[in-house]
Context: one part of a larger RNA
RNA sequence: CUGGGCGUAAAGGGUGCGUAGGUGGCGGGGCAAGUCUGACGUGAAAUCUCCGGGCCUAACCCGGAAACGGCGUUGGAAACUGCCUUGCUCGAGGAUUGGAGGGGAGACUGGAAUACUUGGUGUAGCAGUGAAAUGCGUAGAUAUCAAGUGGAACACCAGUGGCGAAGGCGAGUCUCUGGACAAUUCCUGACACUGAGGCACGAAAGCUAGGGGAGCAAACGGGAUUAGAUACCCCGGUAGUCCUAGCCGUAAACGGUGCAUAUUUGCUGUAAAAGGAAUCGACCCCUUUUGUGGCGUAGCAAACGCGUUAAAUAUGCCGCCUGGGAAGUACGGUCGCAAGAUUAAAACUC
Numbered sequence: 001c002u003g004g005g006c007g008u009a010a011a012g013g014g015u016g017c018g019u020a021g022g023u024g025g026c027g028g029g030g031c032a033a034g035u036c037u038g039a040c041g042u043g044a045a046a047u048c049u050c051c052g053g054g055c056c057u058a059a060c061c062c063g064g065a066a067a068c069g070g071c072g073u074u075g076g077a078a079a080c081u082g083c084c085u086u087g088c089u090c091g092a093g094g095a096u097u098g099g100a101g102g103g104g105a106g107a108c109u110g111g112a113a114u115a116c117u118u119g120g121u122g123u124a125g126c127a128g129u130g131a132a133a134u135g136c137g138u139a140g141a142u143a144u145c146a147a148g149u150g151g152a153a154c155a156c157c158a159g160u161g162g163c164g165a166a167g168g169c170g171a172g173u174c175u176c177u178g179g180a181c182a183a184u185u186c187c188u189g190a191c192a193c194u195g196a197g198g199c200a201c202g203a204a205a206g207c208u209a210g211g212g213g214a215g216c217a218a219a220c221g222g223g224a225u226u227a228g229a230u231a232c233c234c235c236g237g238u239a240g241u242c243c244u245a246g247c248c249g250u251a252a253a254c255g256g257u258g259c260a261u262a263u264u265u266g267c268u269g270u271a272a273a274a275g276g277a278a279u280c281g282a283c284c285c286c287u288u289u290u291g292u293g294g295c296g297u298a299g300c301a302a303a304c305g306c307g308u309u310a311a312a313u314a315u316g317c318c319g320c321c322u323g324g325g326a327a328g329u330a331c332g333g334u335c336g337c338a339a340g341a342u343u344a345a346a347a348c349u350c
Base pairs, nucleotide, nucleotide: 003322004321005320006319007304008303012318014201015200016199017198021194022193023192025088026087027086028085029084030083031082033081034080035077036076037075038074039073040072041071042070049065050064051063052062053061054060091191092188093187094186095184096183097182098181103177104176105175106174107173108172109171110154115149116148117147118146119145120144121143125136126135162169163168206247207246208245209244210243211242215241216240220236221235222234223233258317259316260315261314262313263312266295267294268293269292270291271290272289273288274287275286276285299306300305323350324349325348332343333342334341335340
């Protein structure tokens, strides 16, 4: 390479959009490129294989056949693929109506709590721990009452509940805006799936510039503990955490499970919607759909387990793996302000 694989053994890209490419629904007609088939030509000889023969035998040599798995020309077939053309509606999309939602962006507003400031009351402690000490306090702290300032986060509701492609999203109101779902079956008529490159988004930390800074808190200082204690515990505390604009592009970015489509016994919970039955009306109840959970049949699996939300049965496309270490490193390239990211070996060794 072929092959076999990718939940946990090596292996699913962090996620989406989409280019090339690959693949592609149901009919009619045509063409004949792929496909199938006939004939002819060619496929040098030697070699190989088979049969026979010649040297005493063998190697070797000679004769014949087959083979040379291929290519070309020409005639035919039209099921499948392809191409052209003409239709269809079940895939896909659109339209109308409707309800659900922490989906996104901006503006404004709110209450609780922490901290600080000012004033009142009030007096000797407060804080902290396993125990202490550092720390705060007679310049009046802690406690308590009133007023104010400022920043950040939104208790309860809250739920293997909702929304989003993922990252993620939770006080309230308004404005702008994306998607999914259901019903109607009105329109288009295969417009589809996947997607190398590419583009966009992408937690936290980090970086640049300007703001902001209550609480928390790397670094740092101090107190303890200890044999030591560059820690765990305590008292402080700066970057940072927050906002605006830009960069970074990584995570156990996890369901450790790529996306799409189809098929395959069930039971049970939950969210939302539509229809039905019943009712004065609603709830309850029944059916269906979409999502989200639990348990399990067949089947699968090394086992654990998965099991209509598959790790079952199949198809299409992409990514990735190929013994451990060296190593996700070196060198080179690309990107970045940097930190570094990405692409990615070998010697050697077991």

The prediction has a mean pLDDT of 88. This is a predicted structure of a 350-nucleotide part of an RNA (small-subunit ribosomal RNA, central domain) from a metagenome. Its Rfam family is "Bacterial small subunit ribosomal RNA". Rfam links the family to the GO terms ribosome and structural constituent of ribosome.